About this RNA
Predicted 3D model of a 79-nucleotide RNA (c-di-GMP-I-GGC riboswitch aptamer) from Geobacter sp. It matches the Rfam family "c-di-GMP-I-GGC riboswitch aptamer". Gene Ontology term of the family: cyclic-di-GMP binding. It was read from a public genome assembly, where an Rfam model found it. Lineage of the source: Bacteria > Desulfuromonadia > Geobacterales > Geobacteraceae > Geobacter.
Formats: sequence, structure tokens, C1' cells
RNA sequence: UCCGAGAAUGGCAAACCCGGGGGAACCCGGGGACGCAAAGCCCAUGGGUCCGAACAACCGGACAGCCGGGCUGCCGAAG
Repeated sequence: UCCGAGAAUGGCAAACCCGGGGGAACCCGGGGACGCAAAGCCCAUGGGUCCGAACAACCGGACAGCCGGGCUGCCGAAG
């Protein structure tokens, strides 16, 4: 450095519920844990999914805990 355990210190927080914002997707706060070795940070001008009025297109919006890209980081078993 790669790697990721029947290790250790910790960390984050899905669904759902309550309150708030929004036309919606969804977002914020609290509770709550399904999970996560980056579920830390950045990218929506890589792909994809979702929302909006009227089938589609266009246009606008949302999601990175869908895949993916970039940066940084704890620990140290086996290899």
C1' cells in the first nucleotide's frame, strides 16, 4: 500500500411514527434501527430512478443509503 475479522475504539442511521416546509418527488428537526468499512466530504454537465400540468415530447424540480466518479480518514487479524 492492497485488503476487511468470530478483533477493538467509536461513528452514521433505513423503514416507520411525531412536528415543520413543499404542488409533488423530497427536505429539516425529534424518536427509531434496516443496515453501512467510508451510509465521512464533493459531483445531478457519467448513467439511472422519481416528481410536476395533458399520452408523449420539451421544460423545470428531486434522489448520491441506485450504479458510478473524485478527495480524505479509524483500526490492524488472515492473506
The coordinates come from a structure-prediction model, not an experiment, and the mean pLDDT is 88.